[in-house]
């Protein structure tokens, strides 16, 4: 970098360095010299992977049959491990379809695209 898959209306910030941008992109609307990005330190949130417990369900192993075992789905726990995150719903919006209202715009629902993060593969 590409592909697959899950999640994205919850949650959680202080200090230092730095010195003008940031919220992916469009149009908006915001944040920012009362200090942006980035980096560092400490703290916190969450629970994707991992860990632990249960495991009545499923598959398999084993047995004459049980007992038993392994793996997985599922449920729960902790926060010592690997990531991630800590303004605003992914800030809203865009593309398609439906419903409703209205009169050519608005509201709302679903989906697509894009993006972010985890896990796996190349």
């Nucleotide at each position: 970098c590409u592909c697959u898959u899950a999640u994205c209306c919850a949650g959680a910030g202080a200090g230092g360095u730095g010195g003008a941008g940031g919220g992916u992109c469009u149009g908006g609307c915001c944040c920012g010299a009362c200090g942006a990005a980035a980096c560092c330190u400490c703290g916190g949130c969450a629970a994707c992977c991992g860990u632990c417990a249960c495991g009545a369900c499923a598959a398999c192993c084993a047995u004459u049959a049980c007992a038993g075992g392994u793996u997985g789905a599922g449920u729960g726990a902790a926060a010592u491990g690997g990531u991630g995150c800590c303004a605003a719903u992914u800030c809203c919006u865009g593309c398609g379809a439906g419903a409703c209202a209205u009169u050519u715009u608005g509201u709302u629902u679903c989906g697509a695209c894009a993006g972010a993060u985890g896990a796996g593969a190349g």
The prediction has a mean pLDDT of 82. Predicted 3D model of a 122-nucleotide RNA (SAM riboswitch aptamer (S box leader)) from Tumebacillus permanentifrigoris. Taxonomically the source falls in Tumebacillus (Bacteria, Bacillati, Bacillota, Alicyclobacillaceae).